Predicted 3D model of a 107-nucleotide RNA (SAM riboswitch aptamer (S box leader)) from Clostridium homopropionicum DSM 5847. Its Rfam family is "SAM riboswitch aptamer (S box leader)". About the family: The SAM riboswitch is found upstream of a number of genes which code for proteins involved in methionine or cysteine biosynthesis in Gram-positive bacteria. Lineage of the source: Bacteria > Bacillati > Bacillota > Clostridium > Clostridium homopropionicum. Of the family's consensus pairs, 97% are formed in the model.
[in-house]
RNA sequence: UUCUUAUCAUGAGAGGUGGAGGGACUGGCCCUUUGAAGCCCGACAACCGGUAUUAGUAAUACAGCGGUGUCAAAUCCUGCAAAAUCUUUGAUUUUGAGAGAUAAGAA
Repeated sequence: UUCUUAUCAUGAGAGGUGGAGGGACUGGCCCUUUGAAGCCCGACAACCGGUAUUAGUAAUACAGCGGUGUCAAAUCCUGCAAAAUCUUUGAUUUUGAGAGAUAAGAA
């Protein structure tokens, strides 16, 4: 980097450092010097490992010790397709796909 599977409307700091940007991309709309990103600490969660039970390789429960992850807004909304409705060159809602993120496995 690619593929497969699962999850994505819960949760989490009025700390230190740092100094201007950030929310993947498009178009929006937002956050930010009443201090962005990054780093440290802290916290949340519980995907994998762990423990127990059942059962039979999976399920359930527990812990949070190890490996990740996460900590504005639904994955902030949206982008493609379908359906429904309406104030019908358009808008709204719903569903699905796509894209993205994370984990685990494979190449």